Annotation:
Large-subunit ribosomal RNA, domain VI from Candidatus Buchananbacteria bacterium RIFCSPHIGHO2_01_FULL_44_11, 253 nucleotides, folded computationally. It matches the Rfam family "Bacterial large subunit ribosomal RNA". The organism belongs to Candidatus Buchananiibacteriota, within Bacteria. It was read from a public genome assembly.

Context: one part of a larger RNA
RNA sequence: CGUAGAAAUUUGAGAAGUCCGAUCUCUAGUACGAGAGGACCGAGAUCGACGAACCUCUGGUGUACCAGCUGUCCUACCAAGGGCAUCGCUGGGUAGCUAUGUUCGGUUUAGAUAAGCGCUGAAAGCAUAUAAGCGCGAAGCUGUCUUCAAGAUUAGAUUUCAUUAUUAGGUUCCCGGAAGACUACCGGGUUGAUAGGCUCCAAGUGUAAGGUCCGUAAGGAUUUGAGCUGAGGAGUACUAAUUACCGAUUCUA
Numbered sequence: 001c002g003u004a005g006a007a008a009u010u011u012g013a014g015a016a017g018u019c020c021g022a023u024c025u026c027u028a029g030u031a032c033g034a035g036a037g038g039a040c041c042g043a044g045a046u047c048g049a050c051g052a053a054c055c056u057c058u059g060g061u062g063u064a065c066c067a068g069c070u071g072u073c074c075u076a077c078c079a080a081g082g083g084c085a086u087c088g089c090u091g092g093g094u095a096g097c098u099a100u101g102u103u104c105g106g107u108u109u110a111g112a113u114a115a116g117c118g119c120u121g122a123a124a125g126c127a128u129a130u131a132a133g134c135g136c137g138a139a140g141c142u143g144u145c146u147u148c149a150a151g152a153u154u155a156g157a158u159u160u161c162a163u164u165a166u167u168a169g170g171u172u173c174c175c176g177g178a179a180g181a182c183u184a185c186c187g188g189g190u191u192g193a194u195a196g197g198c199u200c201c202a203a204g205u206g207u208a209a210g211g212u213c214c215g216u217a218a219g220g221a222u223u224u225g226a227g228c229u230g231a232g233g234a235g236u237a238c239u240a241a242u243u244a245c246c247g248a249u250u251c252u253a
Base pairs, nucleotide, nucleotide: 001151005161006160007159008158009157010156014148015147016146017145020048021047022046023045024044025043026042032037050105051104052103053102054101058099059098060097061096065092066091067090068089069088070085071084072083073082074081075080110142111141116136117135118134119133169246170245173189174188175187176186177185194240195239196238197236198235199234200233201232203229204228205227210223211222212221213220214219
């Protein structure tokens, strides 16, 4: 830009993917074989690689979370803190993201066939699966399964809304997002819980500071599972989501 207004739900031309492998058990020590050995077909179990989704568990990460520790500078000093030193180092760790973690998957058959095997059957009184005709037959092909898909310009279908009105609907803008390079997509915009703040909770760290008591002191006990806390959950209009704008009918009846 098109699909001659818009929204929602869809059909599927077409395209891509998957459809994998191993071991063990039963059938059965059966068929076969002198024995040694040892099946087809069929049924079941487990595992591997591969793929998808997810974070409950096990782990990883988690550079504005918590604690411990060293050196140095600063806050006049003590105490308590701040800066720098690879995030200064060390021990943990929420959300998110993750695999080595968890769950699931490769099923069921159908159709037409290949090699191959047949039925009936002449030419050619026989024979012959073939010449007419009719079957069986593969991890392969076409479907079945999963995903995309109407720019499929052959631009499809259904339902609803709208008819000359600043209307149906939509966008800019703003608050945001388990969406994202930008865009797009999704949620919200006061008739509001969209984000921030605040309150409570979960979760993390692990008993803050100050005080009191004991000890000459180092230190210990108590107040105290305390204090602090990013992303998680709920509630609450305190803050910010102000205002504006675009927007369709040609032809025929």